[in-house]
RNA sequence: AGUCGAGGGGCAGCGGGAAUUGUAGCAAUACGAUUUGCCGGCGACCGGCGCACGGGUGAGUAACACGUAUGCAACCUGCCCAUCGCAGGGGGAUAAGCGGGAGAAAUUCCGUCUAAUACCGCGUAACAUCAUUUACAGGCAUCUGUAGAUGAUCAAAGAAAUUCGGCGAUGGAUGGGCAUGCGGCGCAUUAGCUAGUCGGCGGGGUAACGGCCCACCGAGGCGACGAUGCGUAGGGGUUCUGAGAGGAAGGUCCCCCACACUGGUACUGAGACACGGACCAGACUCCUACGGGAGGCAGCAGUGAGGAAUAUUGGUCAAUGGGCGAGAGCCUGAACCAGCCAAGUCGCGUGAGGGACGACGGUCCUAUGGAUUGUAAACCUCUUUUGUCGGGGAGCAACGAGACCACGUGUGGUCGAAGGGAGAGUACCCGAAGAAAAAGCAUCGGCUAACUCCGUGCCAGCAGCCGCGGUAAUACGGAGGAUGCGAGCGUUAUCCGGAUUUAUUGGGUUUAAAGGGUGCGUAGGCGGAAGUUUAAGUCAGUGGUUAAACUGCGGGGCUCAACCCCGUAUCGCCAUUGAAACUGGAUUUCUAGAGUGGGUGAGAAGUACGCGGAAUGCGUGGUGUAGCGGUGAAAUGCAUAGAUAUCACGCAGAACUCCGAUUGCGAAGGCAGCGUACCGGCGCCCAACUGACGCUGAAGCACGAAAGCGUGGGUAUCGAACAGGAUUAGAUACCCUGGUAGUCCACGCAGUAAACGAUGAAUACUAAUUGUUCGGCAAGAGAGAUUGCUGAGUGAUACAGCGAAAGCGUUAAGUAUUCCACCUGGGGAGUACGCCGGCAACGGUGAAACUCAAAGGAAUUGACGGGGGCCCGCACAAGCGGAGGAACAUGUGGUUUAAUUCGAUGAUACGCGAGGAACCUUACCCGGGCUCAAACGACAGGGGAAUAUCAUGGAAACGUGAUAGCCAGCAAUGGUCGCUGUCGAGGUGCUGCAUGGUUGUCGUCAGCUCGUGCCGUGAGGUGUCGGCUUAAGUGCCAUAACGAGCGCAACCCCCAUUGAUAGUUGCUAACAGGUGAAGCUGAGGACUCUAUCGAGACUGCCGGCGCAAGCUGUGAGGAAGGCGGGGAUGACGUCAAAUCAGCACGGCCCUUACGUCCGGGGCGACACACGUGUUACAAUGGCAGGUACAGCGGGAAGCCAUAUGGCGACAUAGCGCAGAACCCGAAAACCUGUCUCAGUUCGGAUUGGAGUCUGCAACUCGACUCCAUGAAGCUGGAUUCGCUAGUAAUCGCGCAUCAGCCACGGCGCGGUGAAUACGUUCCCGGGCCUUGUACACACCGCCCGUCAAGCCAUGGAAGCCGGGAGUGCCUGAAGUACGUGACCGCAAGGAGCGUCCUAG
Repeated sequence: AGUCGAGGGGCAGCGGGAAUUGUAGCAAUACGAUUUGCCGGCGACCGGCGCACGGGUGAGUAACACGUAUGCAACCUGCCCAUCGCAGGGGGAUAAGCGGGAGAAAUUCCGUCUAAUACCGCGUAACAUCAUUUACAGGCAUCUGUAGAUGAUCAAAGAAAUUCGGCGAUGGAUGGGCAUGCGGCGCAUUAGCUAGUCGGCGGGGUAACGGCCCACCGAGGCGACGAUGCGUAGGGGUUCUGAGAGGAAGGUCCCCCACACUGGUACUGAGACACGGACCAGACUCCUACGGGAGGCAGCAGUGAGGAAUAUUGGUCAAUGGGCGAGAGCCUGAACCAGCCAAGUCGCGUGAGGGACGACGGUCCUAUGGAUUGUAAACCUCUUUUGUCGGGGAGCAACGAGACCACGUGUGGUCGAAGGGAGAGUACCCGAAGAAAAAGCAUCGGCUAACUCCGUGCCAGCAGCCGCGGUAAUACGGAGGAUGCGAGCGUUAUCCGGAUUUAUUGGGUUUAAAGGGUGCGUAGGCGGAAGUUUAAGUCAGUGGUUAAACUGCGGGGCUCAACCCCGUAUCGCCAUUGAAACUGGAUUUCUAGAGUGGGUGAGAAGUACGCGGAAUGCGUGGUGUAGCGGUGAAAUGCAUAGAUAUCACGCAGAACUCCGAUUGCGAAGGCAGCGUACCGGCGCCCAACUGACGCUGAAGCACGAAAGCGUGGGUAUCGAACAGGAUUAGAUACCCUGGUAGUCCACGCAGUAAACGAUGAAUACUAAUUGUUCGGCAAGAGAGAUUGCUGAGUGAUACAGCGAAAGCGUUAAGUAUUCCACCUGGGGAGUACGCCGGCAACGGUGAAACUCAAAGGAAUUGACGGGGGCCCGCACAAGCGGAGGAACAUGUGGUUUAAUUCGAUGAUACGCGAGGAACCUUACCCGGGCUCAAACGACAGGGGAAUAUCAUGGAAACGUGAUAGCCAGCAAUGGUCGCUGUCGAGGUGCUGCAUGGUUGUCGUCAGCUCGUGCCGUGAGGUGUCGGCUUAAGUGCCAUAACGAGCGCAACCCCCAUUGAUAGUUGCUAACAGGUGAAGCUGAGGACUCUAUCGAGACUGCCGGCGCAAGCUGUGAGGAAGGCGGGGAUGACGUCAAAUCAGCACGGCCCUUACGUCCGGGGCGACACACGUGUUACAAUGGCAGGUACAGCGGGAAGCCAUAUGGCGACAUAGCGCAGAACCCGAAAACCUGUCUCAGUUCGGAUUGGAGUCUGCAACUCGACUCCAUGAAGCUGGAUUCGCUAGUAAUCGCGCAUCAGCCACGGCGCGGUGAAUACGUUCCCGGGCCUUGUACACACCGCCCGUCAAGCCAUGGAAGCCGGGAGUGCCUGAAGUACGUGACCGCAAGGAGCGUCCUAG
C1' cells in the first nucleotide's frame, strides 16, 4: 500500500508528430476542425510482484505462551547467492471494449470481438520423486547414507535484447514449523481427575511427527514432589528498592506471543486462517424508492463519552529503512523534523564588589532606650550569561553527466562539473545598548532544621504518630522573623526499606501468641566404627551459549552535564576434562547403638472370678416416751397410727478406715480391702548370640478423666433438674428438708478437660551436697544395724550457664545434633460458611467484613482489701457532765428585698474573717454632686496669701455672694497656699486553677530522706528489715552495709523544792515606840514575797527478770521517780484545701465611672431548716439576812476613795494614783430564817409604763435601772459531743476591741473539787511487717450487662434486577471433507441435494 507500458490488449483524458481542411494572410506563420496510437505517456482492464513487512493494542491466555538449554534419522522456505542443465512445437478462451437488459442504489445478467510473461495439451529430461531390487558403510530405537539396475511421473515466456526475465535439479543463506528437559502464581474451606481418556495395530490427513482424525484391540494415564477446579495474569531482556538474601513491578526501548467490532470458517498464496481481503452468524451505526444495501481508527492526526488525568485534523520523503521497477522514479502518518505539556533528567540565569547615621518603615521587648528585618536598601564602582536588536552562518550529502582502475563483457572500487536539505536563516560566531526583562513553595510542639506577638477560648480549627485548642496556645487563624528546598515546592496514591514484624542468611513455643491428651507406626527426613570402589551431589580447568539496548568499570565526542560513541565484565544453562576429603551408591568386615538369651527383684500396672468386715438405709420383733432433726437463728420435714434413742435378727447396694508418704506402678487417662488365675511393661547381674536391625514420625490405627447418649440390669448413699422452708429490697443463689436423671454393672457410642511439669520425642556432654525407693558388689559385733562403691527411679538445695524477669539448673528452661507439632497485635472467634465424623449432644478443620491502639508477660513502688500478724490514740469500753426537746442570743442555709455587700461549705465552713455594723466603718441599694479627680508626687503657667468671719440656696456634699488678710530677700527669685494645664492616678472590679506571703488538716502521728558501698539489665532494693524494747526510726542485739541529715528527745519559757544575792511601794521573828484597831513608826533581812543567778532527777542506789537496751518493786532516799505538770516548737509531703477583701503581685477589665464625695436606707428582713451557746425546768434548790477567803490584770478625754441626793441605773462635789504605794466591792462556800413539790417564792421570755448613761444623732437599730406583766419549759426520739486529776463539773474575777454596746462570744485568772479505765473482740483514725490486686485521678478506684435515637457494618425481609462457568437436550448458518449428481457441459468437470462437524 502500492508499483511495473522493458508482460499485454488498448487509447477515456494530457502533450507532441503526420495527413486533410477552414479563417486571417501573397507567403512564412498564427488560430481552429477532422483523421491517425505514429511518439511521450496513460484512467480503467488482463497479467506479475507486493499487500503475511512496517505501524497499533494487551482483551484472551497458567499454556511448550514465554525464558533458557537441546533435538528434528519427522519438516517447509518466494525474493537472494553458488553450481549443473534446459527453453522444441502447438491450442482454446477471457477481461477491457462494443451492443442490450434488471435495479433507487450497491451491484448484476445476456450477446459478441480480442491480446499476453494469463490458461491448457503434446514432445524432450534426471543428479528430482515414487515403486521393485543388488552391494557396501554408518548410527540414535523407528532407521540413515553411498554406488548401481529396471519401471513410472512431471518443465518452460518472453521483452525496447552483449542485458533482464523463465523452467528443472543440488547446495547455501535467511525466515519459519514441530518435539523435549528445567524455570517463573494464589487458594487444599478445590482431593481426587480422565472414555479419544492412556497405549497398541492399521489407515486417513499434514510441509512434517503425533489420537491430529478414524476403525478395531487392551485398560490404562495424571495426582499430596499438589492432579482437577476456581481466581488472577500477556512472558522475557529489564525497572525500583535493599548491605545482601530478598521484596515489588513489567510504562517508554528491544525480543517473543496473542488480538484486529464479537464469534465461527475457509480461500488465495512460498508464507495468513490475513488490522486498512472474502463468507456466515450476532450486536451497533448509516443509506433506502422498504424490495434491499453499506461499515469496522487496538495505523497517524482529529471528535464524542468516561475520567483525577494524557498533545497538532503540522512539514518532508533531505537522511535511514521498506515495496515495485532495468532505471529515472512513484508510494511510504514507517521514519526524520517541527508544535503543545516544568511530566522527567541535566545545565544556566534572575547580578557582582563596596557601602552604617546600622537610614525610613514594619515587628518585638525589661519601652526617654534597645533588639531584629540588616549590607539588606539608598548610594558608588563593575560585569553582560540568558533575553532584545543588527550582521554573518553550518555539519547532516550518500547521489550525480562523465572519467579512471581491477576482474573479464557487467559487476566491484576511486575521482567528480551543474544540480541536490523538510528541519532552517536553526545550531554556532561577531557586534550594540542595558542591572536593565526574570522567585517561588512548604514548614517552624517532639520526631525534625527553624520563635515571638496579636486574635480565638474544647469554639473556629489542626493532625503522619504522640497529640494541640476549656482567657496568658512557640501545635488553630493572621503578622513579623526564622528554617529548608529552589524553577520549582508541597499534598495525595502506590512500591521497597527501616521490619531480625514470616527469621535461607536471620525468630520463637514454662508464665508474653505458640508442644499435638497419649502411644504404636506407613511414607518421608536423619543416622555408629573400619576398608575397597564409584563419581550422582561437591570442587576446579576449558569450550558453547547467555541478541542488542540497559547496568558496573575504563576511555572518547557534543563549551560542561543530561545525551551519544568505543572497549570490557557479569549470573544461569549445556558440553567436556580432571580431583575424591565430605554426603550419596555398591561391596567386605566390626561391636560401643539396638535386640535376643540365662539368672534374679520390686510394684495400688491390667483383665476375670471368688471372699471379707465396718458404716449407711430399709424390714421384722423387743425396750421405751415426747419429742426428733436442722441452723448464725429458724422453719419446712419426721413423730402418740409410738418417731429419735437402744437391743436382736435379716436384706440390699456402693465404697474399701488404719497402714499411707515429696512412697510405688503405668505411654497418657489413671491405679488402693483380701485371695486365685491369665497377662503387659520395667530394673539389676552375666556377657553366650544377631550384627546398625536405629531415632523421629505427616497420613493411618489404637487408648483416652468426668459429664453425656443408646439398650438391658441395678439403685444403699450422695444428688443436677424440681418442690418446699429460710435469708434478702429481691434471692430463679449461698443455708436447711426432701428428691428425679445420674452416680454402680454389661455391651456399644462419644473423644473432650487447667487431658498441667501450662515444659514433644531421642542421643551425647557439663561442679557439688543431701534425703528416699528398688537392685548388685564389698566391708561389717548377729539371721545383721550401719558404711563405701556401682546402676535404675523419685525429691530438696545449689556452681557454671541460660532467662525479660519470676525462675530452671545431670529429671535443664544449660551446651549441641535429628525429626515431628505449633505461633506471628487485641477483639470479632475457636464464631460463620463449606466439608468430614456422630443417634443426638456435639467434635475436627476453620475464615472474613468490621473495629481498637493497644491487648499481654514478669517484676517495682504506692494505695486499697467486709486479707493476716504486731502496736497506739478519750477510738471503744468503764464513768462524769452535756448537745439533740423549750425560750432567748449568735452564725449559716433558704426565702424576701431597691439592697438585704463579700468571703468561709464533710472531717479541716457555720459566737468563722469580725478582738465591737446607730452615722463612720461599708465594700451593698436609692438620690444628689465632682471628672487632675477624695489623697500623693513631678513640671509648666498665672495668681496672690493661707485662712477666718458673715449672708444665702440646699438633706448634706456642694454652689453663690460679701468683708478682712503674707513671709525671707536690694532684686531676680524662693517658701507656702489654692487655681489652670500636662504626666503619673484610682478600682474591696475578675482570676487563690497564673502567684508570693500566711494559715487549716492528716498530726506532736513517727515518720521522710541522703552520701558512699553492695544487689538488680532496669524501675528499684538494702540501710529503714528481723528479735527485744520505747511515748518515739527511743535504744540494744543481730546484720552488705557503714555513716549522715530533716523529724523524736534535749537545749527555751511557766509551775512545784531549795541555796546565794538584793530589800522598796513588799514582809515583821527579835528589840523599842505607838493606836480604838492596824508593820502604824524606829529598826531588821530572819520569814513570806518580789526577781536575777544557781542547785536538784540521772533508772544514780538496792532486790528481781533480761545477753543488752530496758522493765519491775505498798523499795530506800527525796519537794519531786522513771517524759514530774503545762507551754512554745509542726519533718518530707497530701488536699490545684483557704485567702487577689489584711498586704504584695502577673494578666485581663472600667476611666464624666466598675473611680470619688455626701444624705438616707441596708448589712439587724422572716413561713422555715441547721450549727454553736446562754438561761432553765428546781429542794445538792429559790429567796432574805449575816459573815470569810483569791489570782491574772487595767487605769489620765482614765480608775475613782470619801461625802451628799436618788428604791436604782446614776448624778453632784471631790482625796489619791501614770501605780508591789491610789482605785477597780469576788462568787460559790459557811451560819440563820423561810418556802415544801406546785408550772410553784421554780423559770424568766414577752409586753406596758417610767427613767439613767454614752453619743451631732438611740425611729428603723444601743446598753442599763425601777414598777408591772409572767410565755415555753417538769430533764428531752433516733442519734451525738467533751473529759483520765488539780482534770471533768461548778463558782465568780480580769482584759482586748470600745464614745456607748447588742459580750450569753473570745482570751486569760484563780476558788471549790470528783467518778472511772476489766480490757483491746468490736466502731473511728493512725504506725510497722506481710499477702492479693485487672487500682495509680490510686476502692468516692476499676468494671459488666440492658436501654433512646439512628441505620455505617452485619443478619432478616414483601418484592425487583442480574454476571461468569459447566452439563443435558432441541435446532443448526457459512465452510472444509465425503457421498450423490436424472440438471448444465462434447468432455474434463460443475450447479443442486444429502451426511459428519461447528459458531450462534
A computed fold for a 1400-nucleotide RNA from an uncultured bacterium, annotated as small-subunit ribosomal RNA. The sequence is in RNAcentral, with records from ENA and SILVA. Rfam family: Bacterial small subunit ribosomal RNA. Its mean pLDDT, the model's own confidence on a scale to 100, is 82.